The prediction has a mean pLDDT of 80. A computed fold for a 106-nucleotide RNA from bacterium BMS3Bbin08, annotated as c-di-GMP-I riboswitch aptamer.
[in-house]
RNA sequence: UUUCCGAAAAGGUAAACCCUGAGUAAUCAGGGGGCACAAAGCCGCGGGUCCUUUUCGAUUAUUAGCAUCGUAAAAAAUAAUCGGGAAAGACAGCCGGGCCGCCGAA
Numbered sequence: 001u002u003u004c005c006g007a008a009a010a011g012g013u014a015a016a017c018c019c020u021g022a023g024u025a026a027u028c029a030g031g032g033g034g035c036a037c038a039a040a041g042c043c044g045c046g047g048g049u050c051c052u053u054u055u056c057g058a059u060u061a062u063u064a065g066c067a068u069c070g071u072a073a074a075a076a077a078u079a080a081u082c083g084g085g086a087a088a089g090a091c092a093g094c095c096g097g098g099c100c101g102c103c104g105a106a
Base pairs, nucleotide, nucleotide: 005104006103012037013036017032018031019030020029021028022027035093041099042098043097045096046095047094048091049090050089052087053086054085055084056083057082058081059080060079061078062077063076
């Protein structure tokens, strides 16, 4: 000096929640707050999760008209949920990866 590691010291960041603002939303910024963090610093490369729009399929519910003795079936529209695809975003304190980095006991 470097790597692993993480005792001590000096510090740092800041979860949930509350207030204000931005955004359709996910979420973000500022103030308060303190759950935690040895990279909870930066990037957004891979995986993942979330939001918005659109499309395809399935399920449930509702609705008008035609036909009909009556009932049922089929078809159409709307709404909700789930799954697949596309576009555009978000997170990254979800995991992996890359870059930079304070201190120095065992």
The sequence was found by an Rfam model in a public genome assembly.